[in-house]
The RNA shown here (Bacterial RNase P class A) has 336 nucleotides and comes from a Lachnospiraceae bacterium. The model forms 94% of the base pairs in the Rfam consensus. The gene name in the source record is rnpB. Rfam family: Bacterial RNase P class A. It is annotated as a ribozyme. Rfam's curators write: Ribonuclease P (RNase P) is a ubiquitous endoribonuclease, found in archaea, bacteria and eukarya as well as chloroplasts and mitochondria. Model confidence (mean pLDDT): 77 of 100. RNAcentral holds the sequence, with entries from ENA.
RNA sequence: UGAGUAGAACAAAUGAUCGCGCUUAAUCAAUUUAAGUGAGGAAAGUCCGGGCUUCACAGGGCAGGAUGCCGGAUAACGUCCGGUAGAGGCGACUCUAAGGAUAGUGCAACAGAAAUAUACCGCCGGAAACGGUAAGGGUGGAAGGGUAGUGUAAGAGACUACCGCCCGGGCGGUAACGUUCGGGGCAUAUGUAAACCCCAUCCGAAGCAAGACCAAACAGAAAGCGAUAGACUUGCCCGGUCUGCUUUCAGGUAGGUCGCAGGAGGCCUUCGGCGACGAAGGUCCCAGAUAGAUGAUCAUUCACGACAGAACCCGGCUUAUCGUUCUACUCAUGAU
Numbered sequence: 001u002g003a004g005u006a007g008a009a010c011a012a013a014u015g016a017u018c019g020c021g022c023u024u025a026a027u028c029a030a031u032u033u034a035a036g037u038g039a040g041g042a043a044a045g046u047c048c049g050g051g052c053u054u055c056a057c058a059g060g061g062c063a064g065g066a067u068g069c070c071g072g073a074u075a076a077c078g079u080c081c082g083g084u085a086g087a088g089g090c091g092a093c094u095c096u097a098a099g100g101a102u103a104g105u106g107c108a109a110c111a112g113a114a115a116u117a118u119a120c121c122g123c124c125g126g127a128a129a130c131g132g133u134a135a136g137g138g139u140g141g142a143a144g145g146g147u148a149g150u151g152u153a154a155g156a157g158a159c160u161a162c163c164g165c166c167c168g169g170g171c172g173g174u175a176a177c178g179u180u181c182g183g184g185g186c187a188u189a190u191g192u193a194a195a196c197c198c199c200a201u202c203c204g205a206a207g208c209a210a211g212a213c214c215a216a217a218c219a220g221a222a223a224g225c226g227a228u229a230g231a232c233u234u235g236c237c238c239g240g241u242c243u244g245c246u247u248u249c250a251g252g253u254a255g256g257u258c259g260c261a262g263g264a265g266g267c268c269u270u271c272g273g274c275g276a277c278g279a280a281g282g283u284c285c286c287a288g289a290u291a292g293a294u295g296a297u298c299a300u301u302c303a304c305g306a307c308a309g310a311a312c313c314c315g316g317c318u319u320a321u322c323g324u325u326c327u328a329c330u331c332a333u334g335a336u
Base pairs, nucleotide, nucleotide: 001332002331003330004329005328006327007326008325009324010323012301013300014299015298016297017296018295020038021037022036023035024034025033026032040307044318045317047316048315049314050313051312052207053206054205055204064203065202066201067200068199069083070082071081072080073079084098085096086095087094088093099198100197104196105195106192107191108190120137121136122133123132124131125130145163146162147161148160149159150158164186165184166183167182168181169180170179171178172177211258212257213256214255218251220249221248222247223246224245225244229243230242231241232240233239265284266283267282268281269280270279271278272277302305
């Protein structure tokens, strides 16, 4: 200098004016004034997990769902961290839905003689009929472990060595696993479990329109007063109509308050840990509506501005995204 790998931060900036929500203060209490504050890295999808709330719940089982190498982190997780194994890359590094196919069942087009079973060509024996065989040919994603040798009529784990597989032991490791020794010729003889299924672990249901409280109206209950009463009917009388009035309690619509913004909170430092993370100290308060605020205009500057808008909260995942900057590392080339 070029090409990459991993991670992190920011998300046009500054000022002025007008407008809107919330909080606080003031006052003459309202269409007031002043001050402060007001979206994101994903606020999104609502896919997981938890807090919180109401209901249910002695204990156990069935059904259903989710997860699936090992260890750890965490409130919890399908998330994260560190390992193991496998795969890709020269490398930094990346990817994996990674239990079980010797419990059982199912499925596997076409080709091919034969698809879990076989013998078409071939090889050998034989005059032939027929018998032996699976090395070689051919088909296929897959043909009863592979290579080499011994052996044989020809062959074959029939036998031997090495590799693979299965079983058992030793050593290292918390473990996954690694390594080594011994045994078994391997009828355990193809794949598929994001097919049924088996095994192990976990899971009660619904969600802030959850739910709690106050409470006009209006059904209800009790007590007291009142038929010589009371209410309505035009102020009064007559007449007419009706059964009421007061208090308390309970329920409860409209409406209001809370839930609802101090939290598994942010930032900084130190310590423990490879790390996820944890502990201690300091510091900060940072939207909170309920028809739902967060906008517009102007000026200056630049690299000319992407995806996108909170509605109970938090931890993740996934998806969308103009670009800019920084850190660590790898490879190639050149110079010193």